[in-house]
Parts: sequence; structure tokens; C1' cells
RNA sequence: GCAUGAAAACAGCCGAAUCUCCAAAAGGAGUACGGGGGACUAUUUUUUAGGGGUGAAUCUCAGAUUUUGAGUAGGGUGACCUCAACCCAAACCCGUCAACUAACCUCGGAGGCACAAGGAGGUAAUAU
Repeated sequence: GCAUGAAAACAGCCGAAUCUCCAAAAGGAGUACGGGGGACUAUUUUUUAGGGGUGAAUCUCAGAUUUUGAGUAGGGUGACCUCAACCCAAACCCGUCAACUAACCUCGGAGGCACAAGGAGGUAAUAU
């Protein structure tokens, strides 16, 4: 260096978005899990400077024809916590209108991405 054999290692990620059944399929019915509306009570707020919702994704400064850059609230990284390091910090919707909210009503249950394979220190549970 090559071949053969054995053993060990190999963990996926963001998100509510998984799973089941019928169906050739299309499509349909459900579902884990999520969202919105909606009394009383008491409290809160301040309605053109419109207001509100989903989401971590808000705000500041500078620049700019358009584009953008630097930061930041906030968020993500193998059960959990802390530190480190790295990354994200968007997009869309309602339509003048909605605080919270029991009953009740209603909607979603997508999409996108990774191939490096053990950062450190702690704390639990379960199984054998």
C1' cells in the first nucleotide's frame, strides 16, 4: 500500500404543518399539532398620524434612481440549561374593523433546506 473478515460509529434541520383511511389518480374524510373571532367581571386603551393579524423577523443610523450597508429587540443550531462559535432578523394577510374573554363559531395542518458526521461545562428522565 492492497485485499478479505469482524466490530464500532453514522443521530438530520427550520416550521403548527405529522399520521390514518377511501381512491388507479384526481379528489375526499379525518388527525398529532397550530391560528383567528367571540360575553360577564374587572382592567386597559385613545380610533386618518387609521387600526389589526400570522411570524423570531422589531427598531435605529447612514446611503440611495432602483438596489444597499452597519447595528439591534427577537429567533435557530442532535432531550434540557449555561458559555463559546456560527447563522437568521423575511414575507404575507384583513380592509375602516376586532383588547382580554366562558359557551360558541371558524381557519391551517405548507413549503424550504443539509451531508460537516464529537466545541466545552453541567443537570435530568427512561430503559437494561
Molecule: c-di-AMP riboswitch aptamer (ydaO/yuaA leader)
Organism: Clostridium homopropionicum DSM 5847